């Protein structure tokens, strides 16, 4: 890093250093010297992976174990402004009709887990 696959309308910040940007891109639109990134240190959410224990279900002489639920627990990761901030391509419905609103999908993008 390429693919694959789950999930993204809920959750959860302080100090210290730093010194001017940040919200992936492009447009809005925010956020910012009452200190932006980034770096550290404690502290939070949360529960994908591990790990326990239960349970159904396929297979077996049984056991192992595949798949799938549900409890726990916090080791591996992730997160801690604003639905992935909002939209961006396509269909649909409506409308005041070079536009705007909803709603469906899809692309992209972000994490996890697997393969290589």
């Nucleotide at each position: 890093u390429u693919c694959u696959u789950a999930u993204c309308a809920a959750g959860a910040g302080a100090g210290g250093c730093g010194g001017a940007g940040g919200g992936a891109u492009c447009g809005g639109c925010c956020c910012g010297a009452u200190g932006a990134a980034g770096c550290c240190u404690c502290a939070g959410c949360a529960a994908c992976c591990a790990c326990u224990c239960a349970g159904u279900u396929g297979u077996u002489u049984a056991g192992c174990u595949g798949a799938c639920u549900g409890a726990g627990c916090a080791g591996g990761u992730g997160c801690u402004a604003a639905u992935u901030c909002c939209g961006a391509c396509a269909g649909a419905a409506g409308u005041u009709u070079u536009u705007c609103u909803u709603c469906u999908g899809g692309a992209a993008g972000a994490u996890g887990a697997g393969c290589g």
Molecule: SAM riboswitch aptamer (S box leader)
Organism: Anaerolineae bacterium